Small-subunit ribosomal RNA, central domain from a metagenome, 350 nucleotides, folded computationally.
Model confidence (mean pLDDT): 88 of 100.
[in-house]
Context: one part of a larger RNA
């Protein structure tokens, strides 16, 4: 290489959007490129295969036939595939009528809570722990009313509930605006799936400037514990943590399970919507399609378990794996202010 694989053994790219390619519904008439069947040229000999056959046999040799799976050129064949042609609706898409959402921006506005300023009451303690002390407190704390300022999150509802392509979104109002489901009918007429590169996005932490700083808190100080204790635990407390604008690109970015269409027993939740029966109304009760939980049968798995949301049966496409360290490390390239990110050997060794 091939083959074999990728939920936990190596292996699904964080996620999408798309460019090349890749693969692509159904009729029809043509072509004959692929693809099929025949011919004839050529495919050097040696080698190999079979048969005879020659040295006493073998090894060896000799003689014939086969291979040489190819490739050209020619005569046909048209199911498939391709091209080209004309159609056509079930795949995709658009218009309509409804419908659910913490999806995305951006502006206002609300209470509860902290915390701190200012006043009243009030007095000797409070405040932490296993227990303590470090701390605060007679310059009046702690508690308690008021008044006010500040920042940050938005109890209940909350719900293996919803939305979003991932990260991820939760108070409430208002403007903008992406998407997803149902319905019934018209309208395009294959317009599709995937996606190397490429561009977007992309918790947290970090960086850079410019605010902003309640309350939580890396680093850092003190108190404890211990044998130490550069920790756990207490008291403090600086970046951050919140905003704007940039930049970073990276997680157990996880269902550790890439997207897409088909197919293949069931039961029973619960979320959006439709439809029928039945009723006086709402509801219950059956069906339909969409999401989302659980158990479970055939299959499949090494087992675990997975089972219509498949890890079952099968196409296509697109990334990854190929013993354990060394190592995601060194060198080179690139990216970036850095920090480091991407790409990524080897020697050695077991």
């Nucleotide at each position: 290489c091939u083959g074999g694989g990728u939920g936990u053994a190596a292996a699904g790219g964080g996620u999408g959007c798309g460019u090349a390619g890749g693969u692509g519904g159904a009729u029809u008439u043509g072509u004959a490129a692929g693809u099929c069947a025949g011919a004839u040229g050529u495919g050097a000999a040696a080698u190999c295969u079979u048969a005879c056959g020659g040295c006493u046999u073998a090894a060896c040799c000799g003689u014939a036939a086969g291979c040489c799976u190819g490739c050209a050129u020619u005569u046909g064949a048209u199911g498939c595939u391709g091209c080209a042609u004309a159609u056509c609706u079930u795949g995709a898409g658009u218009a309509c009528a409804g419908a659910a959402g913490a999806g995305g921006a951006a502006g206002g506005u609300a209470g509860a809570a902290u915390u701190c300023u200012u006043g009243g009451u009030g007095u000797a303690g409070c405040g932490g722990u296993g227990g303590a002390a470090u701390g605060c407190g007679u310059a009046g704390a702690u508690a308690u009313c008021a008044a006010g300022a500040a920042g940050a999150a938005u109890a209940c509802c909350g719900g293996u509930g919803g939305c979003g392509a991932a990260g991820g979104c939760g108070a409430c109002c208002u403007u903008c605006u992406g998407g997803u489901c149902u319905g019934a009918u018209a309208c395009u007429g294959a317009c599709a799936c995937u996606g190397a590169g490429g561009c977007a996005c992309g918790a947290a932490a970090g960086c850079a400037u410019g605010g902003g700083g309640a309350g939580c808190a890396a680093a850092c100080a003190g108190g404890a514990u211990u044998a130490g204790a550069u920790a756990c635990c207490c008291u403090g407390g600086u970046a951050g943590u919140c905003c704007a604008u940039g930049c970073u690109g990276u997680a157990a970015a996880c269902g550790a399970u890439g997207g897409g269409u088909a197919c293949u027993a069931g039961g029973u939740g619960u979320a959006g919507g439709a439809g029928g029966u039945a009723c006086u109304g709402a509801c219950c009760c059956c069906u339909c399609c969409u999401g989302u939980g659980c158990c479970g049968c055939a299959g499949c798995u090494a087992a675990c378990g997975c089972a219509u949301u498949a890890a079952g049966u099968a196409c296509c496409c697109c990334a990854c794996c190929u013993g354990g360290g060394g190592a995601g490390u060194a060198c080179g390239g690139u990216c970036g202010c850095a920090a480091g990110g991407c790409u990524g050997a080897a020697a050695c060794u077991c």